The RNA shown here (transfer RNA) has 74 nucleotides and comes from Glycomyces albus. Lineage of the source: Bacteria > Bacillati > Actinomycetota > Glycomycetales > Glycomyces. Its Rfam family is "tRNA". Rfam classes the family as a transfer RNA.

């Protein structure tokens, strides 16, 4: 330098070929318990890496860019 992959709550991952952003763990509150753990119930937490574009509508499509990983070459 060329090519490919990944990026979504604190962490790990989904999201059906564009149509309400969800699940588990963790956190917080409650029930239970002498207390705690476990179990059960509930709550909060996201500008989907960043910036633009297309669209009535974008996590998803297009362009640029950043970080990490893989591969090729000098």
């Nucleotide at each position: 330098a060329a090519g490919g992959g990944u990026g979504u709550g604190g962490c790990g991952c989904a999201a059906u070929u564009g149509g309400c952003a969800g699940c588990g763990c963790a956190a917080c509150g409650g029930u239970c318990u002498c207390c705690a753990a476990a179990a059960c119930c509930g709550u909060a937490g996201g500008u989907u890496g960043c910036a633009g574009g297309u669209u009535c509508a974008a996590g998803u499509c297009c362009u640029g860019u950043c970080a990490c990983c893989c591969c090729u070459g000098c």